[in-house]
Context: one part of a larger RNA
RNA sequence: GAUGAACGCUAGCGGCAGGCCUAACACAUGCAAGUCGAGGGAGAAGUAUUUUCGGAUACAGAAACCGGCGCACGGGUGCGUAACGCGUAUAUAAUCUACCUUAUACAGAGGGAUAGCCCGAAGAAAUUUGGAUUAAUACCUCAUAGUAUUAUUGAUUGGCAUCGAUUAAUAAUUAAAGCUGAGGCGGUAUAAGAUGAGUAUGCGUCCUAUUAGCUAGUUGGUAUGGUAACGGCAUACCAAGGCUACGAUAGGUAGGGGUCCUGAGAGGGAGAUCCCCCACACUGGUACUGAGACACGGCCCAGACUCCUACGGGAGGCAGCAGUAGGGAAUCUUCCGCAAUGGGCGAAAGCCUGACGGAGCAACGCCGCGUGAGUGAAGAAGGAUCUCGGUUCGUAAAGCUCUGUUGUUAGAGAAGAAUGAUUGUGUAGUAACUAUACACAGUGGAGACGGUACCUAACCAGAAAGCCACGGCUAACUACGUGCCAGCAGCCGCGGUAAUACGUAGGUGGCAAGCGUUGUCC
Numbered sequence: 001g002a003u004g005a006a007c008g009c010u011a012g013c014g015g016c017a018g019g020c021c022u023a024a025c026a027c028a029u030g031c032a033a034g035u036c037g038a039g040g041g042a043g044a045a046g047u048a049u050u051u052u053c054g055g056a057u058a059c060a061g062a063a064a065c066c067g068g069c070g071c072a073c074g075g076g077u078g079c080g081u082a083a084c085g086c087g088u089a090u091a092u093a094a095u096c097u098a099c100c101u102u103a104u105a106c107a108g109a110g111g112g113a114u115a116g117c118c119c120g121a122a123g124a125a126a127u128u129u130g131g132a133u134u135a136a137u138a139c140c141u142c143a144u145a146g147u148a149u150u151a152u153u154g155a156u157u158g159g160c161a162u163c164g165a166u167u168a169a170u171a172a173u174u175a176a177a178g179c180u181g182a183g184g185c186g187g188u189a190u191a192a193g194a195u196g197a198g199u200a201u202g203c204g205u206c207c208u209a210u211u212a213g214c215u216a217g218u219u220g221g222u223a224u225g226g227u228a229a230c231g232g233c234a235u236a237c238c239a240a241g242g243c244u245a246c247g248a249u250a251g252g253u254a255g256g257g258g259u260c261c262u263g264a265g266a267g268g269g270a271g272a273u274c275c276c277c278c279a280c281a282c283u284g285g286u287a288c289u290g291a292g293a294c295a296c297g298g299c300c301c302a303g304a305c306u307c308c309u310a311c312g313g314g315a316g317g318c319a320g321c322a323g324u325a326g327g328g329a330a331u332c333u334u335c336c337g338c339a340a341u342g343g344g345c346g347a348a349a350g351c352c353u354g355a356c357g358g359a360g361c362a363a364c365g366c367c368g369c370g371u372g373a374g375u376g377a378a379g380a381a382g383g384a385u386c387u388c389g390g391u392u393c394g395u396a397a398a399g400c401u402c403u404g405u406u407g408u409u410a411g412a413g414a415a416g417a418a419u420g421a422u423u424g425u426g427u428a429g430u431a432a433c434u435a436u437a438c439a440c441a442g443u444g445g446a447g448a449c450g451g452u453a454c455c456u457a458a459c460c461a462g463a464a465a466g467c468c469a470c471g472g473c474u475a476a477c478u479a480c481g482u483g484c485c486a487g488c489a490g491c492c493g494c495g496g497u498a499a500u501a502c503g504u505a506g507g508u509g510g511c512a513a514g515c516g517u518u519g520u521c522c
Stems, first nucleotide, its partner, number of pairs: 001521003005518005012369005019361001020327001026324002029322003034069003039066002046059005076280003085205008095197002100193007108142004118131005148173011178185002206252003213243003218240008255277004259270004282303004305316004333359001335358003341355001342353004372402004382393004406463001407459005416449001421443008466511005471492003477506005487494002
């Protein structure tokens, strides 16, 4: 000098930041991922009309169900990992990419189910199950198709070893879905782009040799399988290789980086907040779905733990936001809002969003402000000291004259709002009009923070200073008490009767809403 700090004493306010470093310990409760009726059937409540009082029709549109998209993002944590994990530079002639953009072409004909609903059954429950019946942008079959895929045969051309690019012929194979306010919105195939991801490689990346040898899918080859893709990735066979004092193997420790602290620098130390990458989601393992996961709030299995049970069987996973217990020197509210920014779905209105925006708590940090200003010598009283003359606290106080930051009360009161809705005009669009898109203008509406910030007025010096030190290092000294006691102390060292070093008082020095101590780093 620095700190995610803690402890002691003290404490007026504001702005901005940060706030479980320990038990990746266990978790009560609530919330944290839904959305679409312009994909589908179905149709409750309600309203209106009618009624033979059973009901019927119209509007309306809830929950549940099928289907689509999302749930792989966002948020958390740092257990593991010394590794192509990360950083940097390359490669992919070894790869994939939903939504989005551009371009071309297409969308023909059929079919059988199933959830829901209805009628049952089993079970304490979770849930399971039988029958009947129904729809779709759900599922299946056929047709059509090439710059797609596969196979065969050529041609041109280029390079970087395997090879790449372009192109021709033949054969085989593979598509689609509708909705609608008729404007559009969607669907299928292919090519290209954009974005995101996978994989490989050079170099760099902690300590220990009181760790010296390690390795059988091990190293290489052939074949096959598998993958989006290369590869012992896997399997079979063959060979006997591969790594290592330039530190293999083993053990310990640890997420990495941008950055942060210190330092003149070189270095040394750290990896909180913010950003990028990685890993993990009670512990271990497997895969499914999907463009993407081997998936925090998905499935299955095993295990430990907790809970329910009718004992047969079931349920759960806060390292999301709050919060609880425990651990600890130590770390906050079971708050408000989707108004803004961003995300998901939707044509849109909108819905969801503990992301986020805000408020709350604690001097935890940085920065700013205040606790008054001027004048005032009878150098008051009082305290301390004294050689008893004095000296000092000290212009300090009182007194007088002001100010009103802050405070109190009252008034006024934001920016953050752009969109979207609706009306009109213009431009594009169209042969023209409409729809639609964009721009401009008008209308009315929308703010959690918050009646907050800011501003104005009135009132009062009133409500606001402590902490540490004073032997030397080191700025700052006397008196009394104590008497190697009590005690101090970072080092040297003080204390045994005149202690500037202990305790108290007065004075002084330093910093100041803080001050000091302790821990850690330079």